[in-house]
The RNA shown here (c-di-GMP-I riboswitch aptamer) has 76 nucleotides and comes from a soil metagenome.
Its Rfam family is "c-di-GMP-I riboswitch aptamer". From the family's description: GEMM was predicted in a large-scale screen for bacterial structured RNA regulatory elements. Gene Ontology term of the family: cyclic-di-GMP binding.
Model confidence (mean pLDDT): 85 of 100.

C1' cells in the first nucleotide's frame, strides 16, 4: 500500500469484470495471457427431437491471488 471469501449493486450466454462493504492474505496481491496449468461454451461443428430443449467437441472468452518468464519500481 493492496484487498481473497461472503454480501449489496451492476455488465456478461457462462466463466468473470467493474463499484461498495468487508479482511483471508500479500514485500512487487503494481503491469504483461508469452510458456505451461485451471475455469467457462456463447458463436461454429456434430448428434438428439416433428419442434423446442437436450448432450459432446471447440476460445476467439476469462484467470497474473496457479506456476514460470517479461517490463518498470516502492521501504528497510
Nucleotide at each position: 500500500g493492496c484487498a481473497a471469501a461472503g454480501c449489496c449493486g451492476u455488465c456478461g450466454a457462462a466463466a468473470g469484470g467493474c463499484g461498495g462493504u468487508g479482511a483471508c492474505g500479500c514485500a512487487g496481491a503494481g503491469c504483461c495471457a508469452c510458456g505451461g496449468g485451471g475455469c467457462u461454451a456463447a458463436c461454429g461443428c456434430g448428434g438428439u427431437u416433428c419442434g423446442a430443449u437436450c448432450c459432446g467437441c471447440u476460445a476467439u472468452g476469462c484467470u497474473c491471488g496457479c506456476c514460470g518468464g517479461g517490463c518498470c519500481g516502492c521501504c528497510a